[in-house]
RNA sequence: GCCUUCGGGGCAGGGUGAUCUCUGUGGAGCAGGGAAAUUCCCUACCGGCGGUUAGGCGAAAACGCCAAGCCCGCGAGCUGGUUUCGGCCGGCUGAUCCGGUGCGAUUCCGGAGCCGACGGUAAAGUCCGGAAGGGAGAAGGC
Numbered sequence: 001g002c003c004u005u006c007g008g009g010g011c012a013g014g015g016u017g018a019u020c021u022c023u024g025u026g027g028a029g030c031a032g033g034g035a036a037a038u039u040c041c042c043u044a045c046c047g048g049c050g051g052u053u054a055g056g057c058g059a060a061a062a063c064g065c066c067a068a069g070c071c072c073g074c075g076a077g078c079u080g081g082u083u084u085c086g087g088c089c090g091g092c093u094g095a096u097c098c099g100g101u102g103c104g105a106u107u108c109c110g111g112a113g114c115c116g117a118c119g120g121u122a123a124a125g126u127c128c129g130g131a132a133g134g135g136a137g138a139a140g141g142c
Base pairs, nucleotide, nucleotide: 001142002141003140004139005138006137013042014041015040019035020034021033022032023031024030025029044126045125046116047115048074049073050072051071055066056065057064058063069114070113077092078091079090080089081088082087096112097111098110099109100108118129119128120127
């Protein structure tokens, strides 16, 4: 450098009732019944890839393997330019504290928190859709 394969998880339980509908009434209105949110409220559940890492496992020093959603970076999403339409160069883009140990921890231990693209729909991290797509990357072969 080329090829092949792989490459994202999650609403269990309860409450409310926008809206729709049926019945009564000639109708509006009103009354009663039924359906109705994985979106609202209580609460439950989930965590892509690479790096770092004082922890863990192995007899384990060397060595190997595992170990962060919120530390660093990437991808996804949105977006500007360019294009031979394959891409290429940019911009934007979520969330953590307290206590303990220690020379050293936003990573370990304990506790309490917080976050999650776009379109649809009763307001969505979890449903449906773009997507049988894209993809950081992982494994193998040449």
Molecule: FMN riboswitch aptamer (RFN element)
Organism: marine eukaryotic metagenome